[in-house]
RNA sequence: GUACGAUAAAGGCAAAACCAUUGAAAAGUGGUGACGCAAAGCUAGAGGGGCUUAUCUGUAAUCAGAAUGCCAGCCAGCUAUCGAA
Numbered sequence: 001g002u003a004c005g006a007u008a009a010a011g012g013c014a015a016a017a018c019c020a021u022u023g024a025a026a027a028g029u030g031g032u033g034a035c036g037c038a039a040a041g042c043u044a045g046a047g048g049g050g051c052u053u054a055u056c057u058g059u060a061a062u063c064a065g066a067a068u069g070c071c072a073g074c075c076a077g078c079u080a081u082c083g084a085a
Stems, first nucleotide, its partner, number of pairs: 004083002012037002017032006035073001041078003047075002049071003055066004
C1' cells in the first nucleotide's frame, strides 16, 4: 500500500413510529426515538434499478403511458477512520 473486518480503542450515522413543517405525491427538513450500519460519507447534471404523477398525451370517464419530481439505508462508482487474526 492492497485485501480483510475483533465481543479492540476513539468517535460517527440513525430505520420504523410519533410531533412540527415543505410538497400534488413520492419524498425532504427539524425534534423525539434506535431497527440497524465499516462507508448508513459523496454522486440521481447522463451505469443499472425502484417510487410518485402535479403537468402533458390518449380516453366519455375509470384508467393507461411519459419525469422535468424523488430514492445513495437496492446494486454500482468515487473518497475515507481504526488495526486483532
The RNA shown here (c-di-GMP-I riboswitch aptamer) has 85 nucleotides and comes from Paenibacillus sp. FSL H8-0548.
Model confidence (mean pLDDT): 88 of 100.
The same sequence occurs in records of 2 taxa.
RNAcentral holds the sequence, with entries from Rfam and Ribocentre.